[in-house]
RNA sequence: GCCCAUGUAGCUCAGGGGUAGAGCACUCCAUUGGUAAUGGAGAGGUCGAGAGUUCAAAUCUCUCCGUGGGCA
Numbered sequence: 001g002c003c004c005a006u007g008u009a010g011c012u013c014a015g016g017g018g019u020a021g022a023g024c025a026c027u028c029c030a031u032u033g034g035u036a037a038u039g040g041a042g043a044g045g046u047c048g049a050g051a052g053u054u055c056a057a058a059u060c061u062c063u064c065c066g067u068g069g070g071c072a
Base pairs, nucleotide, nucleotide: 001071002070003069004068005067006066007065010024011023012022013021018055026042027041028040029039030038048064049063050062051061052060
């Protein structure tokens, strides 16, 4: 330099046009003599950036950026 994959909550990931989800972590409550474990409730995300298509974009297209891999 070229090609491919990937970027979504603090972390690991799902969702692939129609109101953004799970597990762990965090906060509160219950339970316990206390801790842990367990159960319940809750908070937390301009979906990497910009532009385009569309009635509607996390999702499709283009450019750029980050990460991983392949070729040279």
The RNA shown here (transfer RNA) has 72 nucleotides and comes from an Alphaproteobacteria bacterium. Its mean pLDDT, the model's own confidence on a scale to 100, is 83. The organism belongs to Alphaproteobacteria, within Bacteria. The sequence was found in a public genome assembly. It matches the Rfam family "tRNA". It is annotated as a transfer RNA.